This is a predicted structure of a 92-nucleotide RNA (c-di-GMP-I riboswitch aptamer) from a Bacillota bacterium.
RNA sequence: AUGCAGUAUUGGCAAACUUACUGAAAGGUAGGGACGCAAAGCCGCGGGUCUAAAAGCCCGGGUACUGGGCUCAUGGCUGCCAGGCCGCACCG
Numbered sequence: 001a002u003g004c005a006g007u008a009u010u011g012g013c014a015a016a017c018u019u020a021c022u023g024a025a026a027g028g029u030a031g032g033g034a035c036g037c038a039a040a041g042c043c044g045c046g047g048g049u050c051u052a053a054a055a056g057c058c059c060g061g062g063u064a065c066u067g068g069g070c071u072c073a074u075g076g077c078u079g080c081c082a083g084g085c086c087g088c089a090c091c092g
Base pairs, nucleotide, nucleotide: 003091006090007089012037013036017032018031019030020029021028022027035079041085042084043083046081047080048077049076050075055071056070057069058068059067060066061065
């Protein structure tokens, strides 16, 4: 210098679940908690995926209006895959 192999002592993160707040929902934030993680650090621009408030269409009842179905991201996830940026101890 590198990170294509490997380890995890000291340290780091924290799934499910749970409590509070928040959101139409998906989800988010904080506390508890550890299934796991060597980038499970940061980004969210590609694919994927979750949700569907508003909007559009359809159906039923109808005065206002209302119930149901379908589509759709302008809302999310990054611990699904790929990508970009940066990086720690040992160590090949």
It was read from a public genome assembly, where an Rfam model found it. The organism belongs to Bacillota, within Bacteria. Rfam family: c-di-GMP-I riboswitch aptamer. Gene Ontology term of the family: cyclic-di-GMP binding.